Predicted 3D model of a 111-nucleotide RNA (SAM riboswitch aptamer (S box leader)) from a soil metagenome.
RNA sequence: CUCAUCACGAAUGGCAGAGGGAUACGGCCCAAAGAAGCCUGGCAACCCACCAGCAUAGACGCUGGCAGGGUGCAAAGUCCGGCGAGACGCAGCAGCGUCGAGCAAGAUGAG
Numbered sequence: 001c002u003c004a005u006c007a008c009g010a011a012u013g014g015c016a017g018a019g020g021g022a023u024a025c026g027g028c029c030c031a032a033a034g035a036a037g038c039c040u041g042g043c044a045a046c047c048c049a050c051c052a053g054c055a056u057a058g059a060c061g062c063u064g065g066c067a068g069g070g071u072g073c074a075a076a077g078u079c080c081g082g083c084g085a086g087a088c089g090c091a092g093c094a095g096c097g098u099c100g101a102g103c104a105a106g107a108u109g110a111g
Stems, first nucleotide, its partner, number of pairs: 001111006011040001013039003019030003025081003042073002046070003050065005078105001082103002086099005
């Protein structure tokens, strides 16, 4: 840089002992009924392997399965924050509020 996903799901465990929610700021939360971290267990199914089917001259491939290996994940929408088509409500106007496709940013995987 490109592509896919960001719905769901996942601990009454052991060690540990004050922080944590990626980073800065702000907010809002979680945490001594035990945070981070480590171990074990788990969830998921992106990649590899394996199995079945489809397709093909064959290979590549496609679909489904599995959960052995490599990652990942395990409070709140990606906790909230930027832009925003549009819809709705309030208001005499200006405007305010709610929802919001999409974009941006970020995370994870594969290349």

RNAcentral holds the sequence, with entries from MGnify.